[in-house]
């Protein structure tokens, strides 16, 4: 230098190929409350995310382009 893959709550992950429903779902963690003498366990509730910018479209996490970061292959 060329090519390919990946980026979603604090962590892991589903959804992306095939655009559209109600609040982007789940597990663990965290917070509050209930239960308990207390803790643990358990029940209920809560907060929390689409890497960045642009484009296409009535509508984008999803399609397209660029950038950033990570990984791999070739030279």
């Nucleotide at each position: 230098g060329g090519c390919c893959c990946c980026a979603u709550c604090g962590u892991c992950u589903a959804g992306c190929c095939u655009g559209g429903u109600c609040u982007a779902g789940g597990a663990c963690a965290c917070c509050a409350c209930g239960c308990u003498u207390u803790c643990a366990a358990u029940g209920u509730g809560g907060g929390a995310a689409c890497a960045u910018g642009g484009g296409u479209u009535c509508a984008a996490a999803u399609c397209c382009c660029a950038u950033u970061g990570g990984g791999g292959c070739c030279a």
This is a predicted structure of a 75-nucleotide RNA (transfer RNA) from a Patescibacteria group bacterium. RNAcentral holds the sequence, with entries from ENA. Its mean pLDDT, the model's own confidence on a scale to 100, is 81.